[in-house]
RNA sequence: GCAAGGCUUCGGGGCAGGGUGAGAUUCCCUACUGGCGGUAAAGUCCGCAAACGUGCGUCUUAUAUGGCGGCGCACGCCGACUCGGUGCAAGUCCGAGACCAACGGUUACAGUCCGGAUGGAAGAUGGCUUUU
Numbered sequence: 001g002c003a004a005g006g007c008u009u010c011g012g013g014g015c016a017g018g019g020u021g022a023g024a025u026u027c028c029c030u031a032c033u034g035g036c037g038g039u040a041a042a043g044u045c046c047g048c049a050a051a052c053g054u055g056c057g058u059c060u061u062a063u064a065u066g067g068c069g070g071c072g073c074a075c076g077c078c079g080a081c082u083c084g085g086u087g088c089a090a091g092u093c094c095g096a097g098a099c100c101a102a103c104g105g106u107u108a109c110a111g112u113c114c115g116g117a118u119g120g121a122a123g124a125u126g127g128c129u130u131u132u
Stems, first nucleotide, its partner, number of pairs: 001132001003130003007126001009124002017029003031112002033101002035048004043099002052076008081097005103115003
C1' cells in the first nucleotide's frame, strides 16, 4: 500500500419585520434555509439516503385464520434553472434573474411551528484484527 471483517466518534438548516382576521410563525407582502457521494467547488446535473405506498417473511397475541403494531426484505413512488462572463474544462465558480422542498397535527391552507425522531440513514472519520 491492497483486500476482507468488526469496532469508535460524528452525521439537517430555516419566518426577523409588517398586513388581514375572533383565530394564521399555516393566507398576503417581505424575510430566511439547503443532508450524503461523484464531477471545476452543485438545493435544481448523475446517483444515494430519509419519508410515503404495496407485497412477502418474521415476532407479538390464546391454537389457527384475520386485524393492528414492531422488525427485515423486495418493488413502486421520489421536487426544482436559465441567461451572460471567465476558463483547457463549470447546468458546479462570478454576475443577474428564476424555481423547488415527504407524512401526520393545528382555532386557518406550513420547506421554516409541533410530532414520529434522545429514532433511522446515505455517508464521513480514526483505531483494531486477518491476509498478501

A computed fold for a 132-nucleotide RNA, annotated as FMN riboswitch aptamer (RFN element). Its Rfam family is "FMN riboswitch aptamer (RFN element)". Rfam links the family to the GO term FMN binding. Rfam's curators write: The RFN element is a highly conserved domain that is found frequently in the 5'-untranslated regions of prokaryotic mRNAs that encode for flavin mononucleotide (FMN) biosynthesis and transport proteins. It was read from a public genome assembly, where an Rfam model found it.